RNAcentral holds the sequence, with entries from Rfam. Predicted 3D model of a 79-nucleotide RNA (Glycine riboswitch aptamer) from Desulfobaculum bizertense DSM 18034.

RNA sequence: AUGACAGUAGUAGGAGAGACUCCCCAGGCGGGAGCGCCGAAGAAGUAAAUCUUUCAGGCAAAAGGACUGCUACUUGACG
Numbered sequence: 001a002u003g004a005c006a007g008u009a010g011u012a013g014g015a016g017a018g019a020c021u022c023c024c025c026a027g028g029c030g031g032g033a034g035c036g037c038c039g040a041a042g043a044a045g046u047a048a049a050u051c052u053u054u055c056a057g058g059c060a061a062a063a064g065g066a067c068u069g070c071u072a073c074u075u076g077a078c079g
Base pairs, nucleotide, nucleotide: 006074007073008072009071010070011069012068013067018035020034021033022032023031024030036059037058038057042055043053044052045051
């Protein structure tokens, strides 16, 4: 000096499912209850899993979001 794999941060993309019903409130995208539903934070099971379960979470928007690309940094496989 090349900079694999991996990790961190930033940035871009990022699905699914009732903005249902009732009650409270002057009203409200607020609070509570009920039923229905989703699987891509996490959690559990499994040799493992984006498979299964749905505890948590979610079912207008916002937020979150597995995963992927790019950039920077750390490390240093290989040459």
Rfam family: Glycine riboswitch aptamer. Rfam 15.1 lists 9,425 matches to the family in 5,228 species.